[in-house]
RNA sequence: GGACUCGUGGUAUAGCGGAUAGCAUAGAGGCCUCCGGAGCCUCAGACCCGGGUUCAAAUCCCGGCGAGUCCA
Numbered sequence: 001g002g003a004c005u006c007g008u009g010g011u012a013u014a015g016c017g018g019a020u021a022g023c024a025u026a027g028a029g030g031c032c033u034c035c036g037g038a039g040c041c042u043c044a045g046a047c048c049c050g051g052g053u054u055c056a057a058a059u060c061c062c063g064g065c066g067a068g069u070c071c072a
């Protein structure tokens, strides 16, 4: 330098153009308990950036940034 894959709460991950962006874990509060743990209930927290297509974009297209693999 080129090709390909990827980028979603603190962390790990799901998500066919139309869902309130789901789940686990971590966090906060409550119930329970002599205390704790486990269990149960509730709460808050996310689509890398810019542009385009579309009635509608996390999803498709272009550019950028970052990570990984391969080639040179």
Stems, first nucleotide, its partner, number of pairs: 001071007010025002013022001018055001027043005048064005

This is a predicted structure of a 72-nucleotide RNA (transfer RNA) from a Methanocellales archaeon. Rfam family: tRNA. Rfam links the family to the GO term triplet codon-amino acid adaptor activity. The coordinates come from a structure-prediction model, not an experiment, and the mean pLDDT is 81.